Predicted 3D model of a 103-nucleotide RNA (SAM riboswitch aptamer (S box leader)) from Sporolactobacillus putidus.
The prediction has a mean pLDDT of 87.
[in-house]
């Protein structure tokens, strides 16, 4: 860096450093000195191991470990198709995120 498989409508601080960015790309709308990205704490969740139950199932619960995530639906479209007179509205992909796993 590539394949696979599963989810992406919920959830989560008026904290500490820090000092201009960010939202993946691109276009668009946003957020940001009323403090951005980072790091640390808290929290959230419940994908994998672990533990406990157990009807044995793709189960139920713990949160001890390894990720993860902590504005706006993956913020919305990017491509097809169906809707409308049009705006729209839907449904399928693509991309992108993550977890577990191949080679």
């Nucleotide at each position: 860096a590539u394949c696979u498989u599963a989810u992406c409508a919920a959830g989560a601080g008026u904290g500490g450093c820090g000092g201009a960015g960010g939202g993946a790309c691109u276009g668009g709308c946003c957020c940001u000195g009323c403090g951005a990205a980072g790091c640390c704490c808290g929290a959230c969740a419940a994908c994998c191991a672990g533990c406990a139950c157990u009807u044995u199932g793709u189960g139920u619960g713990u949160a001890u470990g390894g990720u993860g995530u902590u504005a706006a639906u993956u913020c919305c479209a990017g491509c097809a198709g169906a809707u409308u007179a049009a705006a729209u509205u839907c449904u399928g992909g693509c991309a992108g995120a993550u977890a577990a796993g191949a080679a």
The sequence was found by an Rfam model in a public genome assembly.